This is a predicted structure of a 330-nucleotide part of an RNA (large-subunit ribosomal RNA, domain IV) from a marine metagenome. RNAcentral holds the full RNA, with entries from SILVA.
Context: one part of a larger RNA
RNA sequence: UUGUGUUGAAGGAACUCGGCAAAAUGACUCCGUAACUUCGGAAGAAGGAGUAACUUUAUUAGGGCAACCUUUUAAAGUUGGCACAGAAUCGGGGACAGCGACUAGUUAUUAAAACUACAGGUCUCUGCAAAUUUGUAAAAAGAUGUAUUGAGGCUGACGCCUGCCCAGUGCUGCAAGAUUAAAGGAAGAAGUCUGUUGGCUUUGACCCUAAACCCCAGUAAACGGCGGCUGUAACCCUGACGGUCCUAAGGUAGCGAAAUUCCUUGGCAUUUAAUUGGUGUCCUGCAUGAAUGGCGUAACGACUGUCCCACUGUCUCCAGCACAAGCUCA
Numbered sequence: 001u002u003g004u005g006u007u008g009a010a011g012g013a014a015c016u017c018g019g020c021a022a023a024a025u026g027a028c029u030c031c032g033u034a035a036c037u038u039c040g041g042a043a044g045a046a047g048g049a050g051u052a053a054c055u056u057u058a059u060u061a062g063g064g065c066a067a068c069c070u071u072u073u074a075a076a077g078u079u080g081g082c083a084c085a086g087a088a089u090c091g092g093g094g095a096c097a098g099c100g101a102c103u104a105g106u107u108a109u110u111a112a113a114a115c116u117a118c119a120g121g122u123c124u125c126u127g128c129a130a131a132u133u134u135g136u137a138a139a140a141a142g143a144u145g146u147a148u149u150g151a152g153g154c155u156g157a158c159g160c161c162u163g164c165c166c167a168g169u170g171c172u173g174c175a176a177g178a179u180u181a182a183a184g185g186a187a188g189a190a191g192u193c194u195g196u197u198g199g200c201u202u203u204g205a206c207c208c209u210a211a212a213c214c215c216c217a218g219u220a221a222a223c224g225g226c227g228g229c230u231g232u233a234a235c236c237c238u239g240a241c242g243g244u245c246c247u248a249a250g251g252u253a254g255c256g257a258a259a260u261u262c263c264u265u266g267g268c269a270u271u272u273a274a275u276u277g278g279u280g281u282c283c284u285g286c287a288u289g290a291a292u293g294g295c296g297u298a299a300c301g302a303c304u305g306u307c308c309c310a311c312u313g314u315c316u317c318c319a320g321c322a323c324a325a326g327c328u329c330a
Stems, first nucleotide, its partner, number of pairs: 001325008010316002014314001019311001027051005036041001038157001052079007061070003080084001092309007099301002104116002120155006132141003158296004163226003168223002170219004177214001184207002188203006227245005254288001255285001266282006
């Protein structure tokens, strides 16, 4: 000097991206316990008190014929120590907000999460030799199942809800028309042979005609989308109201500077002595928005942000001690 421990005056997060690390809490008995809530919880909430040994009295349970022995608990009194859960083991707590309902799973070897899954919801396909899948096939899974089945997609407990658009792209349906391949039929044309009423080769208008595409409908918990300009109320401002252009339809309920807000450290309030932070509110939403789910939500979370109490060498500001390594000499 480094490492691992341990102790520390006064202060107590001033450290730092951030209380990271450390400290503190910790057991049992009794008292006591809020908002909120899906009435189960929250809850060990929070916050307090006691705990050793001896004596006496009462007491619980078991055994014993009994004397009595073992055992539980309570009250009163007494005794000693700085300290009585005397060591070790052994929850820090609270408040607000975001996300995800939860338990579970995940990047073996830098990420455990707001990611995946989930119960629940919904859509599509599926009538059985099922759909779907594997295989060239035979065959097999589905399933020794049968639509309350099975498969696929999306969403993701629960509560309140889930608006408008089918023009585009898909999917489904329909049959009228239009168009279309090979095959089939076939008027003919050209060449050639000849025994000339013909044969062979090549070509061929036209006719018939499948799916698909076009066309016509339906369908958004299918892929997706959800405007602009302008005038207007007796102060000003704003614009319930009107005009006009475009569109398939012009964003409804909600929420909103948000895990989304560029301008931006938005305005106001609150929290601090001081806050680009946090929370509440406003709405001017660059570029929110409804199962690509919207908004809430008790419980839960080694998740994320903020604050408070307790606590501390994180810090002001470092120091002592123990052990190990290092250095010098042997």